[in-house]
Context: one part of a larger RNA
RNA sequence: GGACGAACGCUGGCGGCGUGCUUUAGGGAUGCGAGUCGAGCGGUUUUUUUUAGAAUUUGAAACUUCGGUUGAUUAUUCUUUAAAAGAUAGCGGCAGACGACUGAGUAACACGUAGACAACUUACCCUUAACACAGAGAUAGCCACGCGAAAGCGUGGGUAAUACCUGAUAGCCCAUAUAGGUGAGAUUCCGGUAUGGUAAAGGCGCAAGCCGGUUAUGGAGAGGUCUGCGGCCCAUCAGCUAGUUGGUAGGAUAACAGCCUACCAAGGCAAGGACGGGUAGGGGGCGUGAGAGCGCGACCCCCCAGGAUGGCACUGAGACACGGGCCAUACUCCUACGGGAGGCAGCACUCGGGAAUUUUCCACAAUGGACGAAAGUCUGAUGGAGCGACGCCGCGUGAAGGAUGAAGGUUUUCGGAUCGUAAACUUCUUUUGCCAAGGAAUAGGAAGGAAGGUACUUGGCGAAUAAGGGGCUGCUAACUGCGUGCCAGAAGCAUCGGUGAUACGUGGGCCCCAAGCGUUGUCC
Numbered sequence: 001g002g003a004c005g006a007a008c009g010c011u012g013g014c015g016g017c018g019u020g021c022u023u024u025a026g027g028g029a030u031g032c033g034a035g036u037c038g039a040g041c042g043g044u045u046u047u048u049u050u051u052a053g054a055a056u057u058u059g060a061a062a063c064u065u066c067g068g069u070u071g072a073u074u075a076u077u078c079u080u081u082a083a084a085a086g087a088u089a090g091c092g093g094c095a096g097a098c099g100a101c102u103g104a105g106u107a108a109c110a111c112g113u114a115g116a117c118a119a120c121u122u123a124c125c126c127u128u129a130a131c132a133c134a135g136a137g138a139u140a141g142c143c144a145c146g147c148g149a150a151a152g153c154g155u156g157g158g159u160a161a162u163a164c165c166u167g168a169u170a171g172c173c174c175a176u177a178u179a180g181g182u183g184a185g186a187u188u189c190c191g192g193u194a195u196g197g198u199a200a201a202g203g204c205g206c207a208a209g210c211c212g213g214u215u216a217u218g219g220a221g222a223g224g225u226c227u228g229c230g231g232c233c234c235a236u237c238a239g240c241u242a243g244u245u246g247g248u249a250g251g252a253u254a255a256c257a258g259c260c261u262a263c264c265a266a267g268g269c270a271a272g273g274a275c276g277g278g279u280a281g282g283g284g285g286c287g288u289g290a291g292a293g294c295g296c297g298a299c300c301c302c303c304c305a306g307g308a309u310g311g312c313a314c315u316g317a318g319a320c321a322c323g324g325g326c327c328a329u330a331c332u333c334c335u336a337c338g339g340g341a342g343g344c345a346g347c348a349c350u351c352g353g354g355a356a357u358u359u360u361c362c363a364c365a366a367u368g369g370a371c372g373a374a375a376g377u378c379u380g381a382u383g384g385a386g387c388g389a390c391g392c393c394g395c396g397u398g399a400a401g402g403a404u405g406a407a408g409g410u411u412u413u414c415g416g417a418u419c420g421u422a423a424a425c426u427u428c429u430u431u432u433g434c435c436a437a438g439g440a441a442u443a444g445g446a447a448g449g450a451a452g453g454u455a456c457u458u459g460g461c462g463a464a465u466a467a468g469g470g471g472c473u474g475c476u477a478a479c480u481g482c483g484u485g486c487c488a489g490a491a492g493c494a495u496c497g498g499u500g501a502u503a504c505g506u507g508g509g510c511c512c513c514a515a516g517c518g519u520u521g522u523c524c
Stems, first nucleotide, its partner, number of pairs: 001524004006520005013395006019388002021353001026351003030348003035094003040091002043088007052079005061070003101306003111230007120223003125219002128216004133167003142157006173197006180190002202211003232278003239269003244266008281303004285296004308329005331342004359385001361384003367381001368379004398428004408419004433461006442451001468513005473494003479508005489496002
């Protein structure tokens, strides 16, 4: 000198774009953050229309013994038949493995890079080929009864499906056996033969058809595993190792493998640093530097890991699953004391910690995601607004003229000098500000805009609303008066202060930067 997710002191006009718990991976009140599909299913329910009936009501007309009777017709309620349109607790499907957050752990195939899989998987999407036949039994919801303060649970009855199950059929699928091909290498890949095995679901529509279902091939994208190489400190860590190293057999996995088990052998690693300890998420990148390098890993992107702590599996194409489950532990809450509930390292917010880090805001209009045939619903992702000079950039706080160099301050050798064209004053401008009017784009094609009556445009008003901080002995740009008297104090270093201090305090002047200026911390 540069840089910062900064903090502190003094000061503070505006805008744009960024950015904001680096500390306790400490604890959390409250709300929201993952749902959706009624075109999978049976119900339940609302409204409207409709069929039939009952009760009540209005009451034309007729009869009348003038008391009434019959009763066209009007309206309301209930029950019932059918239809249409909505709603949705439950079953079922898909999604909840993404998105969002954090960096605790991890020195490791975690990451980066280059490869390998003759050892693998893949829902949704695309391509190609073929198929979808026949049947059965349950169960939630519901009803009845019961237990419980609650959370919730039990027993019985009965019901549906694109839920579950059985049978049929089938190949290029799977298993076993087998002659052949490709290839460095084949039980494993390719195609052939034989035997055996394994599928399916319907919905909407007048229909055409559309959306689905099953099996198989290939693809795309996504993942899993393995390997070479690369990137921290300590040798005041020198020896480490028993599933340890290898083999055989078996199990497990989508898949190789001590991954696991049994048996057998005695191996394996290490000064080219094993083992141990400390520290740490890695990378793209960021800062600095002429570069080499050194330091760092906030924001944004990729990967990994974690979800109170420790462990476990279930479901599923995918998890050992942040807003799923079970167990244990600590903590918090409710309780009728018997028993239950919870997990903000999601967005806000709160307490605590700290030098220190924001609103319990608006909207799904855009982009993207989930579901749906669609309309659409959900979306604290996202788009926006708010707060903070935290940073970068831009703008402003006026411009021109104006000497009798006014008043006043400071200083003086008392003549003057200086603040100083500075002010006043004159003329002008209106960025900004305030007031008023108009008023977007962002949504490709009709409608649809949270931001927003915002940006922007026009008019009006009036220099009006807007300057500070640090320094002035040398390094280092900028000097004098007074006060103080080794005191009070200053200070980055050298140092300054003990009676004339350009170094302390204050006034004036000056220098530097400027909505900032200094100080502190850290890195180059």